[in-house]
Molecule: SAM riboswitch aptamer (S box leader)
Organism: Zafaria cholistanensis
């Protein structure tokens, strides 16, 4: 990189560095942002997808592997849509 399955209206922020755009892509909105957004790092936290445990249609538990921490994947339309996890060849 490929094809498959599940989920995506719940939940969870501070500090340091940086410095102009950011919210995946296109169109249109809307929002965030020099009172420092986005990103990176640290710490903290949220969450049961897998491992794990149990009295197994279910339940427990943040210990390990991931993930996530503005707004429903920000909203509407679009497309060989996207993201995350699991299992596979």
């Nucleotide at each position: 990189a490929c094809a498959c399955c599940a989920u995506c209206c719940a939940g969870a922020g501070c500090g340091g560095c940086u410095g102009a755009g950011a919210g995946a892509c296109c169109u249109g909105g809307c929002u965030c942002a020099c009172u420092g957004a986005c990103g990176c790092c640290g710490c903290a936290g949220c969450a049961a997808c897998c491992g794990c445990c149990c009295u197994u249609u279910g339940g427990g538990g943040a210990c390990g592997g991931u993930g996530c921490u503005a707004a429903u994947g920000c909203c509407a339309g679009g497309a060989c849509c996207g993201a995350u996890g699991g299992a596979g060849a």